[in-house]
Background: Transfer RNA from a Candidatus Acidiferrales bacterium, 72 nucleotides, folded computationally. Taxonomically the source falls in Candidatus Acidiferrales (Bacteria, Pseudomonadati, Acidobacteriota, Terriglobia). Its Rfam family is "tRNA". From the family's description: Transfer RNA (tRNA) molecules are approximately 80 nucleotides in length. The RNAcentral record of the sequence draws on ENA and MGnify. Model confidence (mean pLDDT): 82 of 100. The same sequence occurs in records of 3 taxa.

RNA sequence: GGCGCUAUGGUGCAACGGUUAGCACGCGGCCCUUUCAAGGCCGAAAUACGGGUUCGAUUCCCGUUAGCGCUA
Numbered sequence: 001g002g003c004g005c006u007a008u009g010g011u012g013c014a015a016c017g018g019u020u021a022g023c024a025c026g027c028g029g030c031c032c033u034u035u036c037a038a039g040g041c042c043g044a045a046a047u048a049c050g051g052g053u054u055c056g057a058u059u060c061c062c063g064u065u066a067g068c069g070c071u072a
Base pairs, nucleotide, nucleotide: 001071002070003069004068005067006066007065010025011024012023013022018055027043028042029041030040031039048064049063050062051061052060
């Protein structure tokens, strides 16, 4: 240089065109307890960036960026 894969809360993963973008851990508050832990309830928090297609995009297409792999 060429080709391919990946990018979603703080972390690890779902969501294969119409979801209120979901789950676990973590974080905050409340309950429980003499206190802590455990447990229960509630809450905050995310689609890498820029365009395009579509009535509608996390999803499809193009480009950029970053990471990983293969190849020369």